[in-house]
Formats: sequence, C1' cells, structure tokens
RNA sequence: AAACGGGAGAGAACUGCACCCAUCCGAACGCAGUCGCCGAAGGCGCAACGCACCCGCAACCGCUCAGGCAAAAGGACCGUUU
Repeated sequence: AAACGGGAGAGAACUGCACCCAUCCGAACGCAGUCGCCGAAGGCGCAACGCACCCGCAACCGCUCAGGCAAAAGGACCGUUU
C1' cells in the first nucleotide's frame, strides 16, 4: 500500500416552488432560501522537546474552511491476510 471485517457523533429540520393523486389531506424525492448542530476523511492551530536565531514539532486537543446530521456512501482507528 491492497483486500476483507468492525467502526461514532449530530434536524428524515423549517419555509417556498415543483413532482404524484379526481378533490381534500398528506409522505418521500428534487430545487432554492433560512437557521440549528456534529466531529473520526482532508485542512488549519498549539505544548513538551530540539535550536545561536529563524524555525522545526503530536493528537481521537482545539477551530469548523471543506465534509457530515433517516438509509446509502464516506469514516480516524482496530483486527486478519498478502
């Protein structure tokens, strides 16, 4: 590095439009807008320590740009095999 398995958190949010049904009611999906939230892809920041200085420098710690908030996908990390 590859394959297989396990793998958390947070609104199936609200409003409008469209779609479907003979009407009413109404769910999912799609589009647009509005906030709320999560932190384990990635990204960024910091300690000890090292150093003449510049600076280097870890995280599942922090920040949330990205990503995510039914399922699916993804997923740090762990196990097995090559």

Glycine riboswitch aptamer from a Pseudomonadota bacterium, 82 nucleotides, folded computationally.
The model forms 90% of the base pairs in the Rfam consensus.